Context: one part of a larger RNA
């Protein structure tokens, strides 16, 4: 290289935008680059292969043929691919009319609860556990009532409900902003798909500077448990968790399932639109999403099954026995932590 694969055996990039590249709808016409056919030239000899011959045979040698799958020139063919010209609307986009939504950013605002503080009532416990103790409390705790403060999170609604490319998003209000769906078919006329590099986004933890700090809580301290207990349980408690700006760039970043398009039985729910019917709150139907089951088919099995892991096409990423090792070295990035790219010896 050919070939085989990637839900769970090794293997889908965390996600998007997009450069080069690859691939690309219908029709007409032209060209003849790819493609196909004919002819000519060349493709040294030797060797290989075939036939015949010469050394007594063979090795060896000689003669002839074939082959030399290639390249060049020329004459043709025009279905397909490519190039040129033109047309089209179904792909894609725009417009108009509707719709839903925890999609994002910023500002404001609300109540419950926890904690702290002031004050009132009140008396000896409270707290915690399997049981206790550390702890708190006569300097008046726990409990209870009013008030004040601060921070963080938003019960019920809430739902295999919704939105977002993924990470993710949940009190309420406003402003700004992105995407999606349905209907109409007015406009553009293939403007498309994928995407090596690149650029951007990217949970938690962590880092830098400055704030903030109620609760929770790594580390840490103490009390228990235990043979021990650097744990599980309890009492405390600092980073952190929160905000602003800047880094980090990783996760079981999972549907462990890349993106796009077309095709291939159904049944039952549910979300957002549209249409029809009537008995006006139901039935039928049609798009788009989201679930359960299931035929064909696929699969090693489990299972998947119009939301495919089915049948096909295009493009990208990735895999090639276990360990060594996602390590070393080098490069790049980072303040650091480290990330990324990524071996070999050796060994089974």
């Nucleotide at each position: 290289c050919u070939g085989g694969g990637c839900g769970u055996a090794a293997a889908g990039g965390g996600c998007g935008c997009g450069u080069a590249g690859g691939c690309g709808g219908a029709c007409u016409u032209u060209u003849a680059a790819g493609u196909c056919g004919g002819a000519g030239g060349u493709g040294a000899a030797a060797g290989c292969c075939c036939a015949g011959g010469g050394c007594u045979c063979a090795a060896c040698c000689c003669u002839g043929g074939a082959a030399u799958u290639g390249c060049c020139u020329u004459c043709g063919a025009u279905a397909c691919u490519g190039g040129g010209a033109g047309u089209c609307u179904u792909g894609a986009g725009u417009u108009c009319g509707g719709a839903a939504g925890a999609a994002g950013u910023u500002g404001g605002u609300g109540g419950a609860a926890c904690u702290g503080c002031c004050a009132g009532u009140g008396c000896a416990a409270a707290g915690g556990u399997g049981a206790a103790a550390u702890u708190c409390g006569u300097a008046g705790a726990u409990a209870u009532u009013c008030g004040c403060a601060a921070g963080a999170a938003c019960a019920c609604c809430g739902g295999u409900g919704g939105c977002g490319a993924a990470g993710g998003c949940g009190g309420c209000c406003a402003a700004c902003u992105g995407g999606u769906c349905c209907g109409a078919a007015a406009c553009u006329g293939a403007c498309g798909c994928u995407g090596a590099g690149g650029c951007g986004c990217g949970a938690a933890a962590g880092c830098g500077u400055g704030g903030g700090g109620a609760g929770c809580a790594a580390a840490c301290a103490g009390g228990a448990u235990u043979a021990g207990a650097u744990a599980c349980c309890c009492u405390g408690g600092u980073a952190g968790u929160c905000c602003a700006c800047g880094c980090c760039g990783u996760a079981a970043a999972c549907g462990a399932u890349g993106a796009a398009u077309g095709c291939c039985a159904g049944c039952c729910g549910u979300u957002g639109g549209g249409g029809a019917g009537c008995u006006u709150g139901c039935u039928c139907u049609u798009c788009a999403g989201u679930g359960g089951c299931g035929c064909a088919g696929c699969u090693a099995a489990c299972g998947c099954u119009u939301u495919a892991a089915g049948c096909a096409u295009u493009c990208c990423g990735c895999c090639u026995g276990g360990g060594g090792a996602g390590u070393a070295c080098g490069g790049u990035c980072g303040c650091a932590a480290g990330a990324u790219u990524a071996a070999a010896a050796c060994u089974c």
Predicted 3D model of a 348-nucleotide part of an RNA (small-subunit ribosomal RNA, central domain) from Allobosea beijingensis. Its mean pLDDT, the model's own confidence on a scale to 100, is 88. The RNAcentral record of the full RNA draws on ENA. Rfam family: Bacterial small subunit ribosomal RNA.